[in-house]
RNA sequence: UACGACAAGGGCAAACCCGUCGAAAGGCGGGGACGCAAAGUCACCGGUCUACAGGGCCUCGGCCCCACGACAGCGGGACCGCCGGAA
Numbered sequence: 001u002a003c004g005a006c007a008a009g010g011g012c013a014a015a016c017c018c019g020u021c022g023a024a025a026g027g028c029g030g031g032g033a034c035g036c037a038a039a040g041u042c043a044c045c046g047g048u049c050u051a052c053a054g055g056g057c058c059u060c061g062g063c064c065c066c067a068c069g070a071c072a073g074c075g076g077g078a079c080c081g082c083c084g085g086a087a
Stems, first nucleotide, its partner, number of pairs: 001087001003084002011036002016031006034073001040079003044076003047071003054065004
């Protein structure tokens, strides 16, 4: 530097449940494990989700648009890093 063994030590934790914050998406804590070799960090690019506020329409029931919100366990990129056979 590249790689990730039916190995070892250790790590993280989907769904779901409880609590809590939030308008929501979702976050955080506890339980729990579907998985993960960056499932560590960062919304820079694409994507996806939500729509309180704002805007538009309206038959006044509602509908549509919109990220400055969210997702790093959707892909790319950037940064940092544990262990290990082998080259």